Model confidence (mean pLDDT): 76 of 100. A computed fold for a 292-nucleotide RNA from Methylobacillus sp., annotated as Bacterial RNase P class A. A source record names the gene rnpB. The organism belongs to Methylobacillus, within Bacteria. The RNAcentral record of the sequence draws on ENA. Rfam family: Bacterial RNase P class A. It is annotated as a ribozyme.
RNA sequence: GAAGCUGGCCAGACAGUCGCCGCCCGCAUUGCGCGGGGGGAGGAAAGUCCGGGCUCCGCAGAGCAGGAUGAUGGCUAACGGCCAUACGCCGCGAGGCGAGGAACAGGGCCACAGAGACGAGCGUAUUAAGUUACGGUGAAACGCGGUAACCUCCAUCCGGAGCAAGACCAAAUAGGCCGGCAUCGGCGUGGCUCGCGCCGCCGGCGGGUAGGUCGCUUGAGCUUGCGAGUAAUCGCACGCCUAGAGGAAUGACUGUCCACGACAGAACCCGGCUUAUCGGCCAGCUUCUUUU
Numbered sequence: 001g002a003a004g005c006u007g008g009c010c011a012g013a014c015a016g017u018c019g020c021c022g023c024c025c026g027c028a029u030u031g032c033g034c035g036g037g038g039g040g041a042g043g044a045a046a047g048u049c050c051g052g053g054c055u056c057c058g059c060a061g062a063g064c065a066g067g068a069u070g071a072u073g074g075c076u077a078a079c080g081g082c083c084a085u086a087c088g089c090c091g092c093g094a095g096g097c098g099a100g101g102a103a104c105a106g107g108g109c110c111a112c113a114g115a116g117a118c119g120a121g122c123g124u125a126u127u128a129a130g131u132u133a134c135g136g137u138g139a140a141a142c143g144c145g146g147u148a149a150c151c152u153c154c155a156u157c158c159g160g161a162g163c164a165a166g167a168c169c170a171a172a173u174a175g176g177c178c179g180g181c182a183u184c185g186g187c188g189u190g191g192c193u194c195g196c197g198c199c200g201c202c203g204g205c206g207g208g209u210a211g212g213u214c215g216c217u218u219g220a221g222c223u224u225g226c227g228a229g230u231a232a233u234c235g236c237a238c239g240c241c242u243a244g245a246g247g248a249a250u251g252a253c254u255g256u257c258c259a260c261g262a263c264a265g266a267a268c269c270c271g272g273c274u275u276a277u278c279g280g281c282c283a284g285c286u287u288c289u290u291u292u
Stems, first nucleotide, its partner, number of pairs: 001288010012257007020040002023037005042263001046274002049272005054162004066158005071085005087098004101153002106151002108147003118143001122135004166214004176205006185199005221240002224237005258261001
């Protein structure tokens, strides 16, 4: 220098103007405003495929059914994730990929070739006798072969629904319950009166709806340093707060510059996996070549 492997990082930059959603401070004060400050999408926010937190549901113990996983050891809140090792395959190599328990518990299946493919038969030779020997093919042939990415068996794990979860406050109208009043009137009971019940008025109570508030973002959190460990990961110390709406904000325009800008848009939160993605940067390593 060329071609690669692995891991990590960035995701147009800067300035100005006008807006939008939260938060804080000051001044106004009920005419819900004015001024200032600060925050405002991602590495995948996506698919909703796994695993957890949280919430509610007869607190969910056992059995059946169903589903998932399957080497060994470790990490983790947990996992079907991650790390390490052994083994197998691929690569000159750095490395990459892996579906892995059980085939005397049972059932099924075994392409092509071969006369015959799973259960014993068949062919040739031989013998008193299915008695004995051999059988080109094929992964497997006269047998206790192979296949579990066919059913199955074994071991382990799994209660269900999901923030529209759920909790609290709480109108108007209608209806419910309780107490009181009126017994004037109407209706029912009744031959009539009294009485009783309903309709009426007043007060109270409780449930639910509209509406509002919480859940809501301080968390298995992030940065830096040190330490333990091959690593995944863990511990300690200092520092930091980094969207929180809910018909749903995160935008638009202008100017300058460059390598001319991909995939894409939060909705309870987190750990993974998978998929999409213009390009750029950094570190370590491999192979080849050249120079000193």